[in-house]
RNA sequence: AGAGUUUGAUCCUGGUUCAGGACGAACGCUGGCGGCGUGCCUAACACAUGCAAGUCGAGCGGAGUGCAGCAAUGCACUUAGCGGCGAACGGGUGAGUAACGCGUGGAUAACCUACCCUUCUGACCGGGAUAACACUUCGAAAGAGGUGCUAAUACCGGAUGGGCCACAACAGUCGCAUGACCGAAGUGGGAAAGGGGGCGAAAGCUCCCACAGGGGGAUGGAUCCGCGUCCCAUUAGUUAGUUGGUGAGGUAACGGCUCACCAAGGCGACGAUGGGUAGCCGGCCUGAGAGGGUGACCGGCCACACUGGGACUGAGACACGGCCCAGACUCCUACGGGAGGCAGCAGUGGGGAAUCUUCCGCAAUGGACGAAAGUCUGACGGAGCAACGCCGCGUGAGUGAAGAAGGUCUUCGGAUCGUAAAGCUCUGUCUGGUGGGAAGAAAGAAGGGUGGCCGAAUAAGCCAUUCAAGUGACGGUACCGCCGGAGGAACCCCCGGCUAACUACGUGCCAGCAGCCGCGGUAAUACGUAGGGGGCGAGCGUUGUCCGGAAUUACUGGGCGUAAAGAGCGCGUAGGCGGCUUGAUAAGUCAGGUGUGAAAACUUAAGGCUCAACCUUAAGAUGGCACUUGAAACUGUCAGGCUUGAGGUCAGGAGAGGAGAGCGGAAUUCCUAGUGUAGCAGUGAAAUGCGUAGAUAUUAGGAGGAACACCAGUGGCGAAGGCGGCUCUCUGGACUGAUUCUGACGCUGAGGUGCGAAAGCCAGGGGAGCAAACGGGAUUAGAUACCCCGGUAGUCCUGGCUGUAAACGAUGGGCACUAGGUGUAGGAGGUAUCGACCCCUCCUGUGCCGGAGUCAACGCAUUAAGUGCCCCGCCUGGGGAGUACGGCCGCAAGGUUGAAACUCAAAGGAAUUGACGGGGGCCCGCACAAGCAGUGGAGCAUGUGGUCUAAUUCGACGCAACGCGAAGAACCUUACCAGGGUUUGACAUCUUCUGACAGCUGCAGAGAUGCAGUGUUCUGCCUUCGGGUAGACAGAAAGACAGGUGGUGCAUGGUUGUCGUCAGCUCGUGUCGUGAGAUGUUGGGUUAAGUCCCGCAACGAGCGCAACCCUUGUCCUUUGUUGCUAACAAGAGAGAUGAGCACUCAGAGGAGACUGCCGGAGACAAUUCGGAGGAAGGUGGGGAUGACGUCAAAUCAUCAUGCCCUUUAUGCCCUGGGCUACACACGUGCUACGAUGGUCUGUACAACGGGAAGCGAAGGGGCGACCCGGAGCCAAUCCUACAAAACAGGCCUCAGUUCGGAUUGCAGGCUGCAACCCGCCUGCAUGAAGCUGGAAUUGCUAGUAAUCGCGGAUCAGCACGCCGCGGUGAAUACGUUCCCGGGCCUUGUACACACCGCCCGUCACACCACGAAAGCAUGCAACACCCGAAGCCGGUGAGCUAACCCUUACGGGAGGCAGCCGCCU
Repeated sequence: AGAGUUUGAUCCUGGUUCAGGACGAACGCUGGCGGCGUGCCUAACACAUGCAAGUCGAGCGGAGUGCAGCAAUGCACUUAGCGGCGAACGGGUGAGUAACGCGUGGAUAACCUACCCUUCUGACCGGGAUAACACUUCGAAAGAGGUGCUAAUACCGGAUGGGCCACAACAGUCGCAUGACCGAAGUGGGAAAGGGGGCGAAAGCUCCCACAGGGGGAUGGAUCCGCGUCCCAUUAGUUAGUUGGUGAGGUAACGGCUCACCAAGGCGACGAUGGGUAGCCGGCCUGAGAGGGUGACCGGCCACACUGGGACUGAGACACGGCCCAGACUCCUACGGGAGGCAGCAGUGGGGAAUCUUCCGCAAUGGACGAAAGUCUGACGGAGCAACGCCGCGUGAGUGAAGAAGGUCUUCGGAUCGUAAAGCUCUGUCUGGUGGGAAGAAAGAAGGGUGGCCGAAUAAGCCAUUCAAGUGACGGUACCGCCGGAGGAACCCCCGGCUAACUACGUGCCAGCAGCCGCGGUAAUACGUAGGGGGCGAGCGUUGUCCGGAAUUACUGGGCGUAAAGAGCGCGUAGGCGGCUUGAUAAGUCAGGUGUGAAAACUUAAGGCUCAACCUUAAGAUGGCACUUGAAACUGUCAGGCUUGAGGUCAGGAGAGGAGAGCGGAAUUCCUAGUGUAGCAGUGAAAUGCGUAGAUAUUAGGAGGAACACCAGUGGCGAAGGCGGCUCUCUGGACUGAUUCUGACGCUGAGGUGCGAAAGCCAGGGGAGCAAACGGGAUUAGAUACCCCGGUAGUCCUGGCUGUAAACGAUGGGCACUAGGUGUAGGAGGUAUCGACCCCUCCUGUGCCGGAGUCAACGCAUUAAGUGCCCCGCCUGGGGAGUACGGCCGCAAGGUUGAAACUCAAAGGAAUUGACGGGGGCCCGCACAAGCAGUGGAGCAUGUGGUCUAAUUCGACGCAACGCGAAGAACCUUACCAGGGUUUGACAUCUUCUGACAGCUGCAGAGAUGCAGUGUUCUGCCUUCGGGUAGACAGAAAGACAGGUGGUGCAUGGUUGUCGUCAGCUCGUGUCGUGAGAUGUUGGGUUAAGUCCCGCAACGAGCGCAACCCUUGUCCUUUGUUGCUAACAAGAGAGAUGAGCACUCAGAGGAGACUGCCGGAGACAAUUCGGAGGAAGGUGGGGAUGACGUCAAAUCAUCAUGCCCUUUAUGCCCUGGGCUACACACGUGCUACGAUGGUCUGUACAACGGGAAGCGAAGGGGCGACCCGGAGCCAAUCCUACAAAACAGGCCUCAGUUCGGAUUGCAGGCUGCAACCCGCCUGCAUGAAGCUGGAAUUGCUAGUAAUCGCGGAUCAGCACGCCGCGGUGAAUACGUUCCCGGGCCUUGUACACACCGCCCGUCACACCACGAAAGCAUGCAACACCCGAAGCCGGUGAGCUAACCCUUACGGGAGGCAGCCGCCU
C1' cells in the first nucleotide's frame, strides 16, 4: 500500500466482499510448564448459611471469673448497660439521570468544616435525674410497661469572658457592583469535665490526654456562572410561581427556595417544548492524521441501596449492613401479632452462548477506636479455579543413504514422504525424585544507650540518633545443588481466484461447499477421504462487535449537462458575503509571560525481576481554558472622505412584453332561395354514413363561433410559463448616447410571498370547427387500437380553484479573467460622398465553427461544462417507492413533506467490436423476372417416419437426414431375434508338460459338435547311438490375458458436410485513442475478385483471388503398330496383301491469346465500349484446387484412441428366422396418361469402357428367356457390340384406344448347396389406376435444358439407383421494385447463448416480509378530580411535665410533651 466482483472486451460512476488490528468474549477440535493480569456484559431477578464496624475499664456505676489471703480486702481478667468517638470512610452497582449530572475554567464581597496543625484565653460555684440493677405486669415471640435504687467526660442553672455574636450609625484604607477590611465608643447576649503519670506527709507543683470560647491554617464539602456534552422537526410552538419587582419567611449560605401583593413577562429555527436512548470523565480500541467507536479492569466525580415517600441524630446523611410510613415479596406465629432486605466477600437458585473458592491471614499497606499494649477490618495482602488475555520456556541436539520397510503417485523408467525413521554419539531446560533454603519480602512501636527540649527535679514526658531480642498468611514457596533417563509433553486451520500451498480415488446439480466471485449434471486442484504441501503453534479455527481499508457524508478530502443530484420562475425577510481611502479602537488575529491541565495511562531515557510481559524513577507531552503585558497588517466596530459597483436625470429609437375596448377579411359549418341530376363521401381496398323527401357541385343572401394564411427569419419581446390580423387607451422591462446627480445605497437568499403550459374542478354564459368517453363500419386469430363515418364533455368568455410537466440548455444566481473566425437583430460613432451605399470601431442580444483548457467519454469552449470568489438548492447502490403512516394544502382529483421491513450483487453512464432491424445506400448470385422441362395427382420402384414384431440390428433429422453409410441383406454378409453349444476362448504373446493333431471312413445330430475306426510328426545341433537339447507344428493344464459393431462424436485424433469458389481473414512497424480498439482494409473509380488505379498517417507483408496443374478447342514438329490408305503395284470382295506414313488417329514435345493493335469514353490512370486479325477475345469451355473461422454439425459401426462397463458373457460357434412386416404419412425416382404418338418393315451414324474362375465369335436348336458349340482374344489386333432416337414406307385416327402397362394365373429359362419366407428373365393369358395433376414447389443461360440410347463399378445371381459416354438439340434474360442467400459502407440497439435474442403484465399454486383491519388487552407520557400514611413546619394545647424563677413548699410561672387542627404530601 490494495484486491475480487456489473461487460464479448473497455473506461468511468457506484455499491458489495476480502486481506489488518482489537475484545471482560462465546462455541468447535486440541492441550506440557511458569510469570503477570483478567473473570455475571443477561434478571437493579430472588436469596439458605457464615462473615463484612466496631472500639475505649486511662469517662461511669455495676456484674461475673481467676489468683492471693482465715477474713476484710487486694491484684488481674472479662463486659451487658450509661457515656464518648466511629458508624456519612472503606466496599458494591449503574437502575435512574440529557441535568451545572459530568468535563474544563472561573466566582463565593453569599457559605460550612468533627478529628489534625498553630496561636490566644479559660476551665469557678452549684443542681436534679436516669439506664444498668432489684421486684413485678402483659405477650407464643419480638418486645413493652410499672415501682424502687445509683454514677459519670450524660443532663441542667449561675458566674467570668479577649470586638465572639446582635443592634444602628461613624472615621480610615480598598474594591468590578452589591460592598469588604480595620478602628474607637455604647447597649444586650454567650462556655467548660474530667482522667492518668511523676514528685510530695499534705497543701501543692509538674507533664500528658481530654474539655470550653476565639483567631489563623490545612483538609473535606456546599452554592453560583462561562463554554462543551447523543438521536428524532413525520416533536414548532412552550410557560401561571411561570418571568421580574417590593416585603416577609426559610437555609450553613444566595436565590420564587416558599409566601403575600404588584407588573406581564420568560424560552424558541443559533432548535424551545415533547419523545427515544444513555451514568459522565481521565482513558481504551482503531486510524498517517483529522476523525470514528467505546466508557470492562485501574483512577476522579455523580447517582442508587427491595419499590416509593419522609424526616431524626450528627461537624457531616435525608444514611447499603440506622429509624418511621405505604407497597410488593419471603419467613416465623399460639392467628392476637412479629421479622427481613448480598447492586459488601464467598456461596445458592434462576436467566443466559457465557463469567470463579461458602479458601488463608491481618505478616505488610490503609482505616476505626484507644495514652498504649492491642482489638476490629471478606478494605487489603495472598492462595485456589478458568489457555480468558499478554509474555517467556519446552516437547530434544549432532551424525546418519542400503536413499530401508511402508504409504501415495506414476509416462512403470521412476518420483515423493526423506536425514525423515532406524542405528551411533551426546545434552539435561521443563516434568519427576531427593537435599539445602525460616534466604529476600521488616521497617517501625514497646525496651537499653547517647544527645537535646520541658520541668524545681537526677522523676515523668517529648524530640533526634544508636543497640540487641522478637514477630510471616503466602510457604518448605522462589532460588541453589544432586539423581535418573530421550525418557512424560503437538495440535489446529487451510491448499479455485482474492491468498502462501496439488495430486489420486469416491460421488455425479446427488451428497455437500461457500466471505465475495462461485463450485457439483462421469475425467471436480472448489464436495468427502487419502498422500503431499502451506500457515500458525499450546494453541488453531468459527461466530459476534468496533475502527480501518471507505476520498462510501469528503474539515483535512467528493460531487450535481448525459452516471444519484439545479428548486418551474421571480420578489424578498433573517442570515452569509461585500468597492477605494483616512483616523480611532482592540472583539477576532498574532507574540511574550503566569496559573491550571490530579495520579495512573502514552512517548523518551535509565533501572529492577535470569529475558520478556510486568514493575519503579526521571523527563517530555497533555493540541484546552483562564488571567496578564504588548503589536495593529487583515476581518470586525465607530467616525469622516471618494466614485469605478449600484441607482437616478436628460435625449433617442426597437419590440407577437402585459391589460382593456373596438374593428376587419378569408375559410369551415348551418339556414333560406335559385340552377341542376344521380351520385357524393371515404379508403391500401371497402363498408358504415349522406342523397330522388333532390345530396355533392354551383349562384345569391343571411346567421354564428373560433382562429388570424402570405409577411415569417436557429428574427423579436418576456423572469419563467408564454406572446403573432388591425386601431385606440392604460402599463412593465431592456438597449444606445450624454457623463449632470446620490455616494456602497450591493450580491445571494432558509422560511415567506407572488406568477405559473395542458388537462382537471366549481358557478354562469357560449358552442362554428375539432374532439377524450361513447355508437357504428372495417382490419385482425382476437382488435376494448392504429384506418373510416358519426359524436358528448372539453376546447372559447367571465369569476374562482388546482400548482403540476422531458416546466429541458435535462446546465441555479451574481462578479471578474482567459485566442479567434463567421452570420444575424437593435443602437451609436468614425472615414468617405452632393447624397445613399460600401468600409472600420464600440455596446447590447441571438446562432454556428473552433484553439488553449477541461471532461469517464460524448462533448463544452467569452452565451464555458475553462480559471477564481460569494450565496442558495440538491445527491450518497438498485428494487421496495416518490409508496405507507403522520402533518400541511385542496371541493375533489390530488399535491407537498416523506420512511421502514424485506430483497438483489448489481443497477447505471459514455464509448468499442460484432450480431440483428418488417433502417438507409451500393453491389452480386437461375435469387426474382423472361422462358423450357418437371415435382405435388396415378401405378410401380426405392429410402424414411409411424405402427407391428421374438427380432423387424445400428447410424444419418431444416437448408447441409430421407435411390444417405449400402459400388448391390436368399445362406454368408449380420451387428438383430429364437434355440442348440462353448469358456485361456475364433485371434496375439509368455510358462510347463506331452507327441500328437489334422486328414480319410462310418455312426448320431438341424448343424456346431460328439463317438468309433484308420492314421501315427518335422527340422537343426550334440551323441557313449540308448538318447539328449533347441526350434517349428499340434494337443493338454494353469494363469497373466484375449475378445466386445457394448457406452460416451458433449473426453478425442483422423476424415467429411455447410456457409462458399463467397471475397474475404489477418500480421509487423508506425500513428491516433486513458482504454477496449481504430488506422492500414475507409474514400473516388473499376473488376468475376481486398482485381487494379488514384487519393489518403500510413508503409509493408502473409493466408485467400488470379496464375502455375489436368482436359477440351487450332496449328506445327517427331514416331508410325494392332491405327490410316492419297499416290504406286497386285487382287474376286474387303487396307485383305506388297508398299507408304501424305491424311485420320494415337503418343510425346512445342506454338498460340497478352486488352498485344486501332478508335471512342475515362482523371494523361486502372479500366471499359466498338473494331481488325485469328481456330479461339477479354477468366475461350470444363475440372482439380475450398482462406481465418461458424454450426459442442456428422462419424467411437471404416480406422485409431482416453475413460467407463462386461469376462461360463455384452465374447465365440452353429441352425432357423429377421433386416423384405403394412391401416397410413413424407422424400427421391421410373413408366405413363398419347398423334412431334404407338406399332410393323427397311436403311444409317457414336463415344467412354470392360474382358482369363473372364469376354465369348461363326454355325446349329428354341416363339423367347436361353441352350449346344467352342474359333479368337491377357486386347488400337478378338469378343462384348445390332447403338437408339433419326430417316423411308405401311397400318392405327382420338377411343381408357393397336394409349398405358400395374396386378394376377399358367408354363418355362438362368445363377446358386439352396430362389417358401425373399432373386432376375421369357412366353401365353389377364389388362388396374391414369386423359397432364390443388395449395405449394424444383432444375436449367448453350452444345446448356429437354430427349435418345451405350458402357462401367459392386456382383454367383439381382438396378427404374449411382458413376461415366456419346447422338439429336432448343426457348428466354426488359430489368433489379419485390422473395431468398451473400459482400461493402452507414445508422439505431436495453441483443453478446448475439432476434430461435432480450423482455412486460395478468392468472394459478406455494412460501416470505411489511401494511391495513371491527374490536380487545397492556405499557409509557400528560392533564383534571377524589381519598390521603409517616413526617417536617405552623397553630392550639383545659391533659401531662425533675432541673430554672416566685412561693411559709400547697401551688404558680417560664419552657417542653402528648393530643387535636392546618399547609405540603